[in-house]
Annotation: The prediction has a mean pLDDT of 86. The RNA shown here (SAM riboswitch aptamer (S box leader)) has 103 nucleotides and comes from a soil metagenome. It matches the Rfam family "SAM riboswitch aptamer (S box leader)". Rfam describes the family as follows. The SAM riboswitch is found upstream of a number of genes which code for proteins involved in methionine or cysteine biosynthesis in Gram-positive bacteria. The model forms 97% of the base pairs in the Rfam consensus. The sequence is in RNAcentral, with records from MGnify.
RNA sequence: CUCAUCCAGAUGGGGAGAGGGACCGGCCCUGUGACCCCCUAGCAACCAGCGCCACGCGCCAGGUGCCAACUCCGGCGGCAGGGAUUCCCUGCCGGAAGAUGAG
Repeated sequence: CUCAUCCAGAUGGGGAGAGGGACCGGCCCUGUGACCCCCUAGCAACCAGCGCCACGCGCCAGGUGCCAACUCCGGCGGCAGGGAUUCCCUGCCGGAAGAUGAG
């Protein structure tokens, strides 16, 4: 850089001790110990492997990944509705950014 996916799902212990949820705003989590590291249990099935009735489906769980909140919500644009006057609210769609995998 390209492609795919992102409303499902998933836990106990040990260490350490202050911020963490990418950024900004909001809203949350957190000394009843978060975030992070290690062990363990698990979720899922992108890749690999295997099988088949092969544009796909199934099995397995080796390489990754994941295990608060939809990617926690919004950020930019369009449409519809509503309230108000050039702003706000709600819903839908798309985009941007990000995450993960594969190349």